[in-house]
RNA sequence: GGCCCGUUGGUCAAGCGGUCAAGACAUCACCCUCUCACGGUGAUAACAUGGGUUCGAUUCCCGUACGGGUCA
Numbered sequence: 001g002g003c004c005c006g007u008u009g010g011u012c013a014a015g016c017g018g019u020c021a022a023g024a025c026a027u028c029a030c031c032c033u034c035u036c037a038c039g040g041u042g043a044u045a046a047c048a049u050g051g052g053u054u055c056g057a058u059u060c061c062c063g064u065a066c067g068g069g070u071c072a
Base pairs, nucleotide, nucleotide: 001071002070003069004068005067006066007065010025011024012023018055027043028042029041030040031039048064049063050062051061052060
């Protein structure tokens, strides 16, 4: 350098064109408990970035960035 794959809350991870962007762990508040732990309820928090297609894009296409694989 060519080709292929990936990038979603703090972490993991589903969703593949119209969702309130699901869930788990973590964090915070409250309940429970003599206290802690466990358990219960709730809350906060995310689509790498720039364009394009579309009535509508996390989803499809192109570029860029980063990571991984492979060929030379």

Transfer RNA from a Clostridia bacterium, 72 nucleotides, folded computationally. Model confidence (mean pLDDT): 82 of 100. It matches the Rfam family "tRNA". Rfam classes the family as a transfer RNA. The sequence was found in a public genome assembly.